RNAcentral holds the sequence, with entries from SILVA. This is a predicted structure of a 1537-nucleotide RNA (small-subunit ribosomal RNA) from a metagenome. Model confidence (mean pLDDT): 83 of 100. Rfam family: Bacterial small subunit ribosomal RNA. Rfam links the family to the GO terms ribosome and structural constituent of ribosome.
C1' cells in the first nucleotide's frame, strides 16, 4: 500500500467482502516453567454465615475478676511439748488500703472518611473557564485575648410492675470537660453619623468615633521559690493536654454565569410561582426558595416542548491526520444504598452496616406483637456463553481514636484460583549418508519425509533432591549518656544527638552454590484466488465445504482421510464487537445532461452572501506575555528488578480556556463620498404575452324542400351499419356546435404551465437610442403565498364532431385488443375544487470572465441616394467548431469549460414512492415517508459479436424460367415401432434412415438357448514332469470335447548334459465389440470451395478495441486499380499437380495399314513400314497477348479478330482461423473404471431375415415419343490363375460338357443397349404391368427348412400419372440407354463406384423464399432469438400491515383518602434551673413541652385521557424457493414504436 466480485472483453458509478491493529472477552482442540497485570459486562435479582467503625479511665459516676499487703476470724500439715499448750505452713471468709480493669453506662471525638455500584440522571450531572462585592467550614497551622464566680438535674445503680420477646414504666440515690444562668468584652457582631481608597449595579474595604449585644472546663505530671497551715501538702508555682472570644492560613464545602455536551419535526408550538416588580418570611448564602399583592410576561425552526438512549471526565482502542468508537482496571466528580417519602444530630448528612412512616419481601411469635436490608470483603442460589478463596497478617502505606503505649481497620500489604491479557525462559547442541527402516508418491528409473533418525562427543536453563540465603526496618518505646528551652529549680515536660534493644503475614520466598540426567515438557491452523503453501486415496450435485467468489453430477491441488509443505507457537483457531482499509456522509476529501440526485414555475420573509472610496473602531483575524489546562497515561532521556513486560526520576506535550498588551492589510460596526450594480424620468419599436365584449367565412352533422336510382359504406379480405317508409351522390335554404385553412418558419410571445380567423375596450413585460436624476436601493431565497398541461369532481348551461365505458361485426386457438359500424360520459361555456405529468434542456438562480465562423428575429449607428448591398453594435434564437471539460457519449460565450455567492437535492438494488402517522381534499387522491425480510448485485456509457417480422448492395439451382422426379401402386432396401428366448451394436434436423455394411444360410456375429473348459482360443516369462508333436483308426457325443488303440523322435555335446519343439503343473499374466468419444490421440462430416481468417511495426483510443480489412470503382475470389495513417507480412483466392479437348517432337509392340509386295473365301493374315489411328514420355499453345470502344489516362468491361480452344477452356485433387462438449472407444491406438471357474474362451442350434403399422432412399410401371417379334450398326472404361474360359456338342431354358488361348494393346468376360430397318398390336387394366402364387428345374456351397440367386411352364394383383408438399439440374449438362468394377463359394445389387452411347429446353430478372457475404442501424441478447423475459393462479417458508378484541408497561388531567415529618396556631393540661414575691414553699410571670387544630404531604383509591409493548379468529399485499398451470406484456419496427 491495497485485492476480489456485475461483463464475451472495457471504461465508469456503486455496494458487499477480504487482508490490518484492539478486547474485563466466550467456545472448540491442547497445554512445561516463571514475573506483571486483570477477572460477575447478564437479575440496581434474593440472601445463610463469619468479618468489613470504632476509640479515650490523662472527662465523669460505680466497679466484677484477679494480684499484693495488714488485720481478724477459721482451718490446722510439720515440728516442738513440762502434754496444758507454743512455733505455725495451709484452706476459707469478713474488713481496709493498694493494684487491676472486664462488661454496661454519662461524656467526648470519630461514626458525612475509607469501601461498593452506576439504576436513575440529557441538566439541580459532566468538562473548561470565570464570579462569589452573596457564603460557611469540626480536626490542623497562625494572631490577639482570656478562663471569675454560681446552681439545679440525670443515666449507670436500686425497687417495684408489664411483656413470649423487643423492649416498656413507676420510685428512689449520685457525677462530670453533661446541662443552665450571672460577671467581665481585647476582639466580634448590629445601628448612627464621617474621612480615604477601590470600584460601579446595588456597593465594599480601611481608620478612628459614640451606643448596644454576646465566651469559657477542666483534667495530667511535678516542685516548694511566693503564700496558707506549716509534716509534706494545695488552694499556690510550673510544665502540658483541653476550654472561650478572635485574626489570617490551608484545606474542604455551597451558590451562580460563560461555552460545551447522544437519537428523533412521523414530538411545533410550550408555561400560571410560570416571567418580571414591591414587601415579607426563610436560608450559612443569592433567588419565586416560599407568601402577599401588581403587571402579562418567559421559551421556541439557531429545535422549545415531548418520546427514546445514556452516569460524565482524564484517558482507551483505531486511524497519516482530521476523525470514528468507546468509558472495564487506575485517578477526578456526580448520584444511590430494598422501593417511596421525612425530617433529626451535626462543622458537614436529609446519612450504604443511624432514626420516623407507608409499601414488597423474608424471619420470628406465646397471634398481642416485633425483627431485617451484601450495588462492604469472602461465600451461596438464580438467570446466563461467562467472570476467582466463605485465605494470611496489620510487618509496610495510609486511616479513626488516644498524652502515650496501644486498640480498631475484608482500606491496604501478601498469598490462593483461572493461559484472560502483556513479558520472558525452555522442550536440547555439535557430529553424523549404507541417504537404513517404515510411510507416501512414481514416468517403476527413481523421488520425498532426511541429518530428520540410529550412533558418537557434549551441555545443564526451567522443573526434581540437598545445602546456604537477602532486602523489603524507617520509626515508635524503653534504658544510658547528652544539647537546647521553660522555671525559683539539677525536678517535670517539651527537645537535639549517640549507643544499646524491641517489630516480618508473603516465607526458609527471592538469590546462589551442589548433585542427577536429554532424562520430565508441542500443538493448533491452513495449503483453489484473494494468500504463504500440492499431491494420492475414497466420496460422486451424495456427504459435506463456504470470509467472498464459489467447490461437489466417476479422474475434486477447494467435501473425508493420508502423506507432504506453509504459517504462527504455550499456544493456535473460531464466534461476537470497535475503528481501519471506505474518498463508501467527502473539514481535511464526493457529487447531482444519461449512473442514485435541479424544486413544475414564479414572488418574496428570516437568513447567507454583497460594488469603489475615506475616516474612526478593534468584535472576527495576527503576534507576545500570564494563569490554568490535577496526578497517572502517550513521547523523549536516565536509571531498578540477570532482560523485557512492569517500575521509578526528570524532560517534553497538553493543539483548549481565560486575562491582557499590541498589529489595522482583509471582514465586520459606525460615520461621510462616488457611480460602473440596480432603478426612475424621455423618444422610439417589435409581438399568436393576458382579460372582456362584438364580427366573419369555409367545412362537418342534422332538418326542410327538390332532382334522382339501387346501391352506399367499410377492409388486407369481409361483415355488422345505412337504404325502395327512397339511402350515397346532388342543388336550395335553415338550424347547431366546435375549431380558426393559406400566411407559417429550429420565427415571435410569457416565469413556467401555455399563446394563432378579425375588430374594440382594459392591461402586464420586453428591446433599443440618447442625456437626467436617485446613489448599493443588490443577488439567492428555508417556510410563507400566488400561477399551474390533461384526466378527475362540484352546480348549472351546451352538446355539431371526436369519442373511456358500453354494444355489434370481423380477426384469432382464445382476443374482454390492434381493424370496422355504432356510441354514453367527457371534450365547449360560467363559478369551484383538484395540483400532479418523460411539468425535459432528464442541465436551479445571478454575476464576471474565456478562440471563431455561418444563418435567422427585434431596433440602433456608419457608409450611401431614405434602394440593395457592405461595415459596425445591442438583445433573443439554431447550427458548426479552437482550447478546456467529461466514464464515455458529448458540452463548448444560450457551458456539462474557469470562478464567486445562495437554494434545492443524493449515498447499492429489491421491499417502497409502500405501511403507519400528520396534514390537505367532496372525492379521485396529493405532500411528509419509514423498517422487518431479501439479493451480491442493480446501474450509465462506449466495444466485438450474435440477432431483426430494421435498412443498403451483393452471391448461390435460392427463387423465378424450364425439363424430369418423390409423395399415390407394387416390389426392394434402411430406419423407427411392435414382439421376441434374443430379434447384437452405433449412427438421430439439414450433416441419422441403399449410412458403418465393397456382400448376415454356417462363419461372420459382437445378440439368445443349451453343452463344455479355467495360465485359458492367443503373447511373454519363469517353474514342476516327461518325450516328440503332428497324423492315422476306433468307441461315445448334436458338436466342442473326452477315452482307447496305433504311429513315432531332430540338433550340438567334453556323454555329465544343453538347446529345439511339443504336452503337463505351479506363477507372473492373458483376455474382454464390458463402461466413459463429456477423459484422449487418430480420422471424418458440416457451414463452405463460402472469401474470408489474422499478424508485425506504426497510429488514435483511458480501456474493451479500432485503423490496415472501410470508401470509390472492379472481380468467381481480400481478384485488381485508386484514394486514405498507415506501411507491410502470413494462412486462405488464384497459380503450380493429374485429366479431357489442339499441335509438335521422341518411341513403335501386343496397338495401326497410307504406299510396296505375298497370301486367304474373308480378317495388318504374312513381308514389310511407322506416314496415320492409338499408346506413352518429352514439349509448345491462351498471356485480356492484338484491335476497337466504355472507364479516372487505371483496375477492368463490352465488342471483334487470329485461334483447337478466349477471358479461371472443362472436369477434378486441393477444403484458411474456426463452429456444432457434432461422429466413431464396435477399424486402430489409449488414460480411469469394472468382469476374472466369466462380462473371457470353444461348440450346436436359433437370432440379426420376426410384422397391425410408420417414415427416408430407390426400382417396375401404369403404356403408342409405346410392347412384342425378326433383322443391321457403333463405344468406353475395367476384370481375370482356388482366375477369364474361345470353339465344339447337349438343353426351349437357367446351364452342362469340353478344354483351345490367357499372368493379358496379344486369350477371355463380351452381346453393347437406346438407335436403325421391317411386321404386328389400336387405347383396353389391354400382346401395358409384372407382384403374388402353383408346379419343375440349374448352379454354389457340408448345408439353401428358417433364409440364396437363376431357369422354364402356368398364375396375372395393384396401379390409367398420383393431395398438401416436396426433390435435382444452366450443357455434352439435365432426360435416357446400357456396360463394367470392388465385396464375393453363392447371394437378396433394383445398392455404391466408375464408363461411354444418344441428347434437350430454359434462365425476363432479383420483388419474394432458403442459406451466404459486405457495410450500417437498433438491442433489456453473449449457451449469443431454440435468446431474454412478465404477470395471474397452484405448492412451501418467512418477515411485515390491518384486525372484533384481550393483557401489561409508562404517563397527563381532576378528585377522594391522607402516614411520617418540618412550619405556623392554640396550649384550659405538665413542667427543675432564670425573675418576683411570699415568707416557708407557696403563688405568679418568663420559656418550655404533651395534647389539639391548620397548610403541604408519600403510598393508596376513583374517574378519563395519552404513548409503547405482548397475544389474537380473519384479512392484505411482500420477499424467496432445479424443472407446476395459463398467455406473451417488454428487449429488434419485439410484430399496434
Nucleotide at each position: 500500500a491495497g485485492a476480489g466480485u456485475u461483463u464475451g472483453a472495457u471504461c465508469c458509478u456503486g455496494g458487499c467482502u477480504c487482508a490490518g491493529a484492539a478486547c474485563g472477552a466466550a467456545c472448540g482442540c491442547u497445554g512445561g516453567c516463571g514475573g506483571c497485570g486483570u477477572g460477575g459486562a447478564u437479575u440496581a435479582g434474593g440472601c445463610a454465615u463469619g468479618c468489613a467503625a470504632g476509640u479515650c479511665g490523662a472527662a465523669c459516676g460505680a466497679g466484677a475478676a484477679g494480684c499484693u499487703u495488714u488485720a481478724a476470724a477459721u482451718u490446722g500439715a510439720a515440728g516442738c511439748u513440762u502434754c496444758g499448750g507454743c512455733u505455725g505452713a495451709u484452706u476459707u471468709u469478713u474488713a481496709a488500703a493498694g493494684u487491676g480493669g472486664a462488661a454496661a453506662g454519662u461524656g467526648g471525638c470519630g461514626a458525612a472518611a475509607g469501601g461498593g455500584u452506576g439504576a436513575g440522571u440529557a441538566a439541580u450531572a459532566c468538562a473548561u473557564g470565570a464570579g462569589u462585592a452573596a457564603u460557611u467550614u469540626a480536626c490542623c497551622u497562625u494572631u490577639a485575648a482570656a478562663c471569675g464566680g454560681g446552681g439545679g438535674a440525670u443515666a449507670a445503680c436500686u425497687u417495684c410492675g408489664a411483656g413470649a420477646a423487643a423492649u416498656c414504666g413507676u420510685a428512689g440515690c449520685u457525677a462530670a470537660u453533661a446541662c443552665c444562668g450571672c460577671a467581665u468584652a481585647a476582639g466580634a457582631c448590629c445601628a448612627c453619623a464621617g474621612u480615604a481608597a477601590c470600584a460601579u449595579a446595588a456597593g465594599u474595604u480601611a481608620c478612628a468615633g459614640c451606643g448596644g449585644u454576646u465566651a469559657a472546663a477542666g483534667g495530667a505530671g511535678g516542685c516548694c521559690u511566693c503564700u496558707a497551715c506549716u509534716u509534706g501538702u494545695a488552694a499556690g508555682c510550673c510544665u502540658u493536654c483541653g476550654u472561650u472570644u478572635u485574626u489570617a492560613g490551608a484545606g474542604a464545602a455551597g451558590c451562580u454565569c460563560a461555552u460545551g455536551u447522544c437519537c428523533u419535526a412521523u414530538u411545533a408550538g410550550u408555561u400560571u410561582g410560570u416571567u418580571g416588580g414591591u414587601g415579607a418570611g426563610g436560608u450559612a448564602a443569592u433567588g419565586g426558595c416560599u407568601c402577599a399583592c401588581c403587571a402579562a410576561g418567559g421559551c421556541g425552526a439557531u429545535g422549545a416542548u415531548g418520546g427514546g438512549u445514556a452516569g460524565c471526565c482524564g484517558g482507551c482502542c483505531u486511524g497519516a491526520g482530521a476523525g470514528g468508537g468507546u468509558g472495564u482496571c487506575c485517578g477526578g466528580c456526580c448520584a444511590c444504598a430494598c422501593u417511596g417519602g421525612g425530617a433529626c444530630u451535626g462543622a458537614g448528612a436529609c446519612a450504604c452496616u443511624g432514626c420516623c412512616c407507608a409499601g414488597a419481601c423474608u424471619c420470628c411469635u406465646a397471634c398481642g406483637g416485633g425483627a431485617g436490608g451484601c450495588u462492604g470483603c469472602a461465600g451461596u442460589c438464580g438467570a446466563g456463553a461467562a467472570u476467582c478463596u466463605u485465605u494470611c497478617g496489620c510487618a509496610a502505606u495510609g486511616g479513626a481514636c488516644g498524652a502515650a503505649a496501644g486498640u480498631c481497620u475484608g482500606a491496604c500489604g501478601a498469598a490462593g484460583c483461572g493461559a484472560c491479557g502483556c513479558c520472558g525462559c525452555g522442550u536440547g547442541a555439535g557430529c553424523g549418508a549404507u541417504g537404513a527402516c517404515g510411510g507416501c508418491c512414481u514416468u517403476c528409473g527413481g523421488g520425498u519425509u532426511g541429518u530428520a533418525a540410529a550412533g558418537c562427543u557434549c551441555u545443564g536453563u526451567c522443573a526434581c533432591g540437598a545445602g546456604g540465603g537477602a532486602a523489603g526496618a524507617a520509626a515508635u518505646g524503653u534504658a544510658u549518656a547528652u544539647u537546647g528551652g521553660u522555671u525559683a529549680a539539677u525536678a517535670c515536660c517539651c527537645u537535639u544527638u549517640a549507643u544499646a534493644u524491641u517489630u516480618g503475614a508473603c516465607g526458609g520466598u527471592a538469590c546462589c552454590u551442589c548433585g542427577a540426567g536429554a532424562g520430565g515438557a508441542a500443538g493448533c491452523c491452513c495449503c483453489g484466488g484473494c494468500u504463504a503453501a500440492c499431491u494420492c486415496c475414497g466420496u460422486g450435485c451424495c456427504a459435506g465445504c463456504a470470509g467472498c467468489c464459489g467447490c461437489g453430477g466417476u479422474a475434486a491441488u477447494a467435501c473425508g482421510g493420508a502423506g507432504g509443505g506453509g504459517g504462527c507457537a504455550a499456544g493456535c483457531g473460531u464466534u461476537g464487537u470497535u475503528c481501519g482499509g471506505a474518498u463508501u456522509u467527502a473539514c481535511u476529501g464526493g457529487g447531482c445532461g444519461u449512473a442514485a440526485a435541479g424544486g413544475g414555475c414564479g414572488u418574496g420573509u428570516a437568513g447567507g452572501u454583497g460594488g469603489u472610496u475615506u475616516u474612526u473602531u478593534a468584535a472576527g483575524u495576527u503576534g507576545g506575555a500570564u494563569g490554568u489546562g490535577a496526578a497517572a497515561u502517550c513521547c523523549c532521556u536516565c536509571g531498578g528488578c540477570u532482560c523485557a513486560a512492569c517500575c521509578g526520576a526528570g524532560g517534553a506535550a497538553u493543539u483548549g480556556c481565560a486575562u491582557u498588551c499590541a498589529a489595522u492589510a482583509c471582514u465586520g460596526a459606525a460615520a461621510g463620498a462616488c457611480u460602473a450594480u440596480a432603478g426612475u424620468g424621455u423618444g422610439a419599436a417589435a409581438g399568436g404575452g393576458g382579460a372582456a365584449a362584438g364580427c366573419g367565412g369555409a367545412a362537418u352533422u342534422u332538418c326542410u324542400g327538390g332532382u334522382g336510382u339501387a346501391g352506399c359504406g367499410g377492409u388486407g379480405a369481409a361483415a355488422u351499419g345505412c337504404g325502395u317508409a327512397g339511402a350515397u351522390a346532388u342543388c336550395a335554404g335553415a338550424a347547431g356546435g366546435a375549431a380558426c385553412g393559406c400566411c407559417a418558419g429550429u420565427g415571435g410571445c410569457g416565469a413556467a404551465a401555455g399563446c394563432g380567423g378579425c375588430u374594440u375596450u382594459c392591461u402586464g413585460g420586453u428591446u433599443u437610442a440618447a442625456c437626467a436624476c436617485u446613489g448599493a436601493c443588490a443577488c439567492u431565497g428555508a417556510g410563507g403565498c400566488g400561477c399551474g398541461a390533461a384526466a378527475g369532481c362540484u352546480a348549472g348551461g351546451g352538446g355539431a364532431g371526436c369519442g373511456a365505458a358500453c354494444g355489434g361485426g370481423a380477426u384469432u386457438a382464445g382476443a374482454u385488443a390492434c381493424c370496422c359500424c355504432g356510441g354514453u360520459a367527457g371534450u365547449c361555456c360560467u363559478a369551484g375544487c383538484c395540483g400532479u405529468a418523460a411539468a425535459c434542456g432528464a442541465u436551479g438562480a445571478a454575476c464576471a470572465c474565456u478562440a471563431g465562423g455561418u444563418g435567422u428575429a427585434g431596433g440602433g449607428g456608419g457608409c450611401c441616394a431614405u434602394a440593395a448591398a457592405c461595415c459596425u453594435u445591442c438583445u433573443g434564437u439554431g447550427c458548426c467548431g479552437a482550447a478546456g471539460c467529461u466514464a464515455a457519449c458529448g458540452c463548448a460565450u444560450u457551458a456539462a469549460g474557469u470562478g464567486u455567492u445562495c437554494c434545492g437535492u443524493c449515498u447499492g438494488g429489491g421491499g417502497a414512492g409502500u405501511a403507519c402517522g400528520a396534514u390537505c381534499g367532496c372525492a379521485a387522491g396529493g405532500u411528509u415517508g419509514a423498517a422487518a425480510c431479501u439479493c451480491a448485485a442493480a446501474g450509465g456509457a462506449g466495444u466485438u459479436g450474435a440477432c431483426g417480422g430494421g435498412g443498403a448492395c451483393c452471391c448461390g439451382c435460392a427463387c423465378a424460367a424450364g425439363c424430369g422426379g418423390u409423395g399415390g401402386a407394387g416390389c426392394a432396401u434402411g430406419u423407427g415401432g411392435u414382439u421376441u428366448a434374443a430379434u447384437u451394436c452405433g449412427a438421430a434436423g439439414c450433416a441419422a434412415c441403399g449410412c458403418g455394411a465393397a456382400g448376415a444360410a454356417c462363419c461372420u456375429u459382437a445378440c439368445c438357448a443349451g453343452g463344455a473348459c479355467u495360465u485359458g482360443a492367443c503373447a511373454u516369462g519363469u517353474u514342476u514332469u516327461u518325450g516328440a508333436c503332428a497324423g492315422c483308426u476306433c468307441a461315445u457325443g448334436a458338436a466342442a470335447g473326452u477315452g482307447a488303440g496305433u504311429c513315432u523322435u531332430c540338433c550340438c555335446u567334453u556323454c555329465g548334459g544343453g538347446g529345439a519343439c511339443a504336452a503337463u503343473u505351479a506363477c507372473a499374466c492373458a483376455g474382454g465389440u464390458g463402461u466413459u468419444g463429456c477423459a484422449u490421440g487418430g480420422c471424418u462430416g458440416u457451414c463452405g470451395u463460402c472469401a474470408g481468417c489474422u499478424c508485425g511495426u506504426g497510429u488514435c483510443g483511458u480501456g474493451a478495441g479500432a485503423u490496415g480489412u472501410u470508401g470509390g470503382g472492379u472481380u468467381a475470389a481480400g481478384u485488381c486499380c485508386c484514394g486514405c495513417a498507415a506501411c507491410g507480412a502470413g494462412c486462405g483466392c488464384a497459380a503450380c499437380c493429374c485429366u479431357c479437348g489442339c499441335c509438335u517432337u521422341u518411341a513403335g509392340u501386343u496397338a495401326c495399314c497410307a504406299g510396296c509386295a505375298a497370301g486367304u473365301a474373308a480378317u495388318g493374315u504374312u513381308g514389310g513400314g511407322c506416314a496415320c489411328u492409338c499408346u506413352a514420355g518429352a514439349g509448345g499453345g491462351a498471356c485480356u497477348g492484338c484491335c476497337a470502344g466504355u472507364g479516372a489516362u487505371a483496375a477492368a468491361c463490352u465488342g471483334g479478330a487470329g485461334g483447337a480452344a478466349g477471358g479461371u477452356g472443362g472436369g477434378g485433387a486441393u477444403g484458411a482461423c474456426g463452429u456444432c462438449a457434432a461422429g466413431u472407444c464396435g477399424u486402430c491406438a489409449c488414460g480411469g473404471c469394472c468382469c476374472u471357474u466369466a462380462c473371457g474362451u470353444c461348440c450346436u442350434g436359433g437370432g440379426c431375415u420376426a410384422c397391425a403399422c410408420a417414415c427416408g432412399u430407390g426400382c417396375u410401371a401404369c403404356a403408342a415419343u409405346g410392347g412384342c417379334u425378326a433383322g443391321c450398326a457403333c463405344a468406353a472404361a475395367g476384370g481375370g490363375a482356388u482366375a477369364c474360359c474361345a470353339a465344339g456338342c447337349c438343353g426351349c431354358g437357367a446351364g452342362g460338357u469340353g478344354g483351345a488361348g490367357u499372368a493379358a494393346a496379344a486369350c477371355u468376360c463380351a452381346a453393347a443397349a437406346a438407335g436403325c430397318u421391317a411386321g404386328u398390336c389400336u387405347c383396353a387394366g389391354u400382346u401395358c404391368g409384372g407382384a403374388u402364387u402353383g408346379g419343375a428345374g440349374u448352379c454354389u456351397g457340408a448345408a439353401a427348412u428358417u433364409c440364396g440367386a437363376c431357369u422354364c411352364c402356368a398364375u396375372g394383383a395393384a396401379g390409367u400419372u398420383g393431395g398438401a408438399a416436396u426433390c435435382g439440374c444452366u450443357a455434352g449438362u439435365a432426360a435416357u440407354u446400357g456396360c463394367a468394377g470392388a465385396u464375393c463359394a453363392g447371394c437378396c445389387a433394383c445398392g455404391c463406384u466408375g464408363c461411354a452411347g444418344u441428347g434437350a429446353a430454359u434462365a425476363c430478372g432479383u420483388u419474394c423464399c432458403c442459406g451466404g457475404g459486405u457495410c450500417u442501424u437498433g438491442u433489456a441478447c453473449a449457451c449469443a432469438c431454440c435468446g431474454c423475459c412478465c404477470g395471474u393462479c397452484a405448492a412451501g417458508c418467512c418477515a411485515c400491515c390491518c384486525g372484533a378484541g384481550u393483557u401489561g408497561a409508562g404517563u397527563g388531567c381532576a378528585c377522594c383518602c391522607g402516614a411520617a415529618g418540618u412550619c405556623g396556631c392554640u396550649g384550659u393540661c405538665u413542667u427543675a434551673a432564670c425573675c418576683a414575691u411570699u415568707u416557708a414553699u407557696u403563688u405568679g410571670g418568663g420559656g418550655a413541652g404533651a395534647g389539639g387544630c391548620g397548610c403541604c404531604g408519600a403510598a393508596g383509591g376513583u374517574g378519563u385521557g395519552u404513548u409503547u409493548g405482548g397475544u389474537a379468529a380473519g384479512g392484505g399485499g411482500g420477499a424467496c424457493u432445479a424443472a407446476g398451470u395459463c398467455g406473451u406484456a417488454a428487449c429488434a419496427a419485439g410484430g399496434u414504436a